Predicted 3D model of a 110-nucleotide RNA (SAM riboswitch aptamer (S box leader)) from a marine eukaryotic metagenome.
RNA sequence: UAUCAAGAAAGGUGGAGGGAAUAGACCCUGUGAAGCCUUAGCAACCCUUUAUUCGUAAAGAAGGUGCUAAAUUCUACUUGAGUGUCUUUUGAAUGGCAUUUGGAUAGAUA
Numbered sequence: 001u002a003u004c005a006a007g008a009a010a011g012g013u014g015g016a017g018g019g020a021a022u023a024g025a026c027c028c029u030g031u032g033a034a035g036c037c038u039u040a041g042c043a044a045c046c047c048u049u050u051a052u053u054c055g056u057a058a059a060g061a062a063g064g065u066g067c068u069a070a071a072u073u074c075u076a077c078u079u080g081a082g083u084g085u086c087u088u089u090u091g092a093a094u095g096g097c098a099u100u101u102g103g104a105u106a107g108a109u110a
Stems, first nucleotide, its partner, number of pairs: 001110004009039005017028003022076004040068003045064002047060005072106001077103002080101007
């Protein structure tokens, strides 16, 4: 700096945890978790080829990474935006709460 709601699993080993960390929720797991090994697959960051207005685009998959439950499982932060609702009020504004959306933080990969 870019991407993170798409995509892609079997076997062996192992033997109780796992979903990054903290908290909460939810979920996976003896019909076998994590880890390790093998094979297969997904994707196309690096890479290869072609074109090029030199910005990039298209095609490819041998090699280097990555990935193969659930959105990065969800929430947490916010003087943002929308909606609903409550209090107050003559009415509004302000404010509280809920929810949707955006953004930030943190993290992962290149």